The prediction has a mean pLDDT of 85. A computed fold for a 73-nucleotide RNA from a Planctomycetota bacterium, annotated as transfer RNA.

[in-house]
RNA sequence: GGCCCCGUAGCUCAGCGGUAGAGCGCCCGACUCAUAAUCGGCGCGGUCGUUGGUUCGAAUCCAACCGGGGCCA
Numbered sequence: 001g002g003c004c005c006c007g008u009a010g011c012u013c014a015g016c017g018g019u020a021g022a023g024c025g026c027c028c029g030a031c032u033c034a035u036a037a038u039c040g041g042c043g044c045g046g047u048c049g050u051u052g053g054u055u056c057g058a059a060u061c062c063a064a065c066c067g068g069g070g071c072c073a
Stems, first nucleotide, its partner, number of pairs: 001072007010024004018056001025044002027041004049065005
């Protein structure tokens, strides 16, 4: 230098044009003498890496960048 994959909640990850989610975590509650485990809660938590573009509408499609990993030279 060329190519490929990844970047979404505190963590691990889903979601691949039409209301951003799960598990764990945290908080509150139930249970218990108490703690753990277990159960409940439209609970808490997000500029979907950044900037532009396409579209009525973008986490999702396109481009360029940034960061991480890999292959080739």